The RNA shown here (c-di-GMP-I riboswitch aptamer) has 92 nucleotides and comes from a Nitrospiraceae bacterium. Its Rfam family is "c-di-GMP-I riboswitch aptamer". From the family's description: GEMM was predicted in a large-scale screen for bacterial structured RNA regulatory elements. Its family is annotated with cyclic-di-GMP binding in the Gene Ontology. NCBI's taxonomy places the organism under Bacteria, Nitrospirota, Nitrospiria, Nitrospirales, Nitrospiraceae.
[in-house]
RNA sequence: AUGUGAAAAAGGCAAACCACUCGAGAGGGUGGGACGCAAAGCCAAGGGACCUAGCGAGGGACACAUGUUCCAGGGUCAGCCUAGCCGCCACA
Numbered sequence: 001a002u003g004u005g006a007a008a009a010a011g012g013c014a015a016a017c018c019a020c021u022c023g024a025g026a027g028g029g030u031g032g033g034a035c036g037c038a039a040a041g042c043c044a045a046g047g048g049a050c051c052u053a054g055c056g057a058g059g060g061a062c063a064c065a066u067g068u069u070c071c072a073g074g075g076u077c078a079g080c081c082u083a084g085c086c087g088c089c090a091c092a
Base pairs, nucleotide, nucleotide: 002092003091004090005089012037013036017032018031019030020029021028022027035079041085042084045082046081047080048077049076050075051074052073058071059070060069061068062067
């Protein structure tokens, strides 16, 4: 440096749920808690999922009593996948 994660060890992270808190919401933060994780470290570039109140401003379809739905726009998710960046231990 590359590959691998069978065994071991040093350690690490922390789902659901609960409390407090921020947000319109998806969801975020802190503490508790552990289902799991070898990148469950970072990153929202591609795909995907989810949200979309207010302000501003558009398009399609349906409805035709002011609405529904899809797209666009804006946002969330890295513990959904891919790409990128960085890294612990062990083995080869």